Predicted 3D model of a 103-nucleotide RNA (SAM riboswitch aptamer (S box leader)) from Thermotalea metallivorans.
RNA sequence: GCCUUAUCAAGAGCGGUGGAGGGAAUAGGCCCAAGGAAACCCGGCAACCGGUAGCAAUACACGGUGCUAAAUCCUACAGAUCACGUAAUCUGAAAGAUGAGGA
Numbered sequence: 001g002c003c004u005u006a007u008c009a010a011g012a013g014c015g016g017u018g019g020a021g022g023g024a025a026u027a028g029g030c031c032c033a034a035g036g037a038a039a040c041c042c043g044g045c046a047a048c049c050g051g052u053a054g055c056a057a058u059a060c061a062c063g064g065u066g067c068u069a070a071a072u073c074c075u076a077c078a079g080a081u082c083a084c085g086u087a088a089u090c091u092g093a094a095a096g097a098u099g100a101g102g103a
Stems, first nucleotide, its partner, number of pairs: 002102007013042001015041003021032003026076004043068003048064003051060003072095001077092005
């Protein structure tokens, strides 16, 4: 990297180092950022897998991950409603993220 599957509108710092960028990719928006971005450390959140307790529901948060602005920030494809110029709302797909399993 590929396949299967579950979840993705909740939650999480007034810390330290760091220095200019960041919000996956492309496009269009819209945002965050020197009152300090990315990254790393610490802290925190959650509870997917394991573990422990329990008949179970479930609990703990010990181990493995994950996450820690905005819905996966929004839209790109298809359908529906409304309107019928634009726009708006909803559902699904695609793409993506994370876990678990697999070839």
It matches the Rfam family "SAM riboswitch aptamer (S box leader)". Rfam links the family to the GO term regulation of gene expression. The organism belongs to Thermotalea, within Bacteria.